[in-house]
């Protein structure tokens, strides 16, 4: 000095699914409606998170990838979030 890696930041990009019903409480003079809290039902999505596994390995139990499987957790207007790509920084290592 350095291609590639790991990490952490900034910027861009980034799907899919009911702005579902009901109940109690709160707000309010008050039915009602709105918002807020909080339980309950049904219906539905996979990309935070988490779980599961084949080939393998081990005597043997434990282990064992993922954009796959599940749906626990999350989510189903908008926004926020958001696996993952990209480009920059900074830090760490490192082929040469």
């Nucleotide at each position: 000095c350095a291609a590639g890696c790991c990490g952490u930041c900034g910027u861009g990009g980034g799907a899919g699914a009911g702005a579902g019903c009901c109940c109690g409480g709160g707000u309010g003079c008050a039915u009602a409606a709105u918002c807020c809290c909080g339980g309950g039902c049904c219906g539905c999505c996979g990309a935070a998170g988490g779980c599961g596994c084949a080939a393998c390995a081990c005597g043997c139990c434990c282990g064992g990838a993922a954009a796959c499987g599940c749906u626990c957790a999350g989510g189903c207007a908008a926004a926020a979030g958001g696996a993952c790509c990209a480009c920059g920084g900074c830090a760490g290592u490192a082929c040469g």
Molecule: Glycine riboswitch aptamer
Organism: Gammaproteobacteria bacterium